Source information: The RNA shown here (transfer RNA) has 65 nucleotides and comes from Paenibacillus antibioticophila. The RNAcentral record of the sequence draws on MGnify. The coordinates come from a structure-prediction model, not an experiment, and the mean pLDDT is 81. Rfam family: tRNA. Rfam's curators write: Transfer RNA (tRNA) molecules are approximately 80 nucleotides in length. By type it is a transfer RNA. Rfam links the family to the GO term triplet codon-amino acid adaptor activity. The same sequence occurs in records of 6 taxa.
[in-house]
RNA sequence: GGCAUAGUUUAAAGGUAGAACAAAGGUCUCCAAAACCUUUGGUGUGGGUUCAAUUCCUGCUGCCC
Repeated sequence: GGCAUAGUUUAAAGGUAGAACAAAGGUCUCCAAAACCUUUGGUGUGGGUUCAAUUCCUGCUGCCC
């Protein structure tokens, strides 16, 4: 100096946090796989600013240079 968002890879840059993969259930199939449908699950932590913070400022923690 940079980074921290779902189990993993990541988007959102002030106004309801999304996607893909994974997981669970279902349809299909003689069975399985594939395909399709549905569901679960997340902003490292403590403060500040703001009507409103993943977003802006800042202490700490962890990682990288």